[in-house]
RNA sequence: GCCGCUGUAGCUCAAAGGAAAGAGCAUUUCCACUCGCAGGGAAAAAGUGUGGGUUCAAAUCCCACCAGCGGCU
Numbered sequence: 001g002c003c004g005c006u007g008u009a010g011c012u013c014a015a016a017g018g019a020a021a022g023a024g025c026a027u028u029u030c031c032a033c034u035c036g037c038a039g040g041g042a043a044a045a046a047g048u049g050u051g052g053g054u055u056c057a058a059a060u061c062c063c064a065c066c067a068g069c070g071g072c073u
Base pairs, nucleotide, nucleotide: 001072002071003070004069005068006067007066010025011024012023013022018056027044028043029042030041031040049065050064051063052062053061
């Protein structure tokens, strides 16, 4: 330098054009229990790498860039 893959919550992952964008773990609050811890129940907070484009509508399709991983000369 070229090619490919990946990028969604603090972490691990779903969502293959019409989302209210979810799950588990973690975190915070409350309830019950307990000497306390652990364990049980309820709730909350937290998000699509960046910028453009296509479309009535984009996390999803296209382009560029950024980052990580792999391969090639």
Predicted 3D model of a 73-nucleotide RNA (transfer RNA) from an Actinomycetes bacterium. The organism belongs to Actinomycetes, within Bacteria. It matches the Rfam family "tRNA". Rfam classes the family as a transfer RNA. About the family: Transfer RNA (tRNA) molecules are approximately 80 nucleotides in length. Gene Ontology term of the family: triplet codon-amino acid adaptor activity.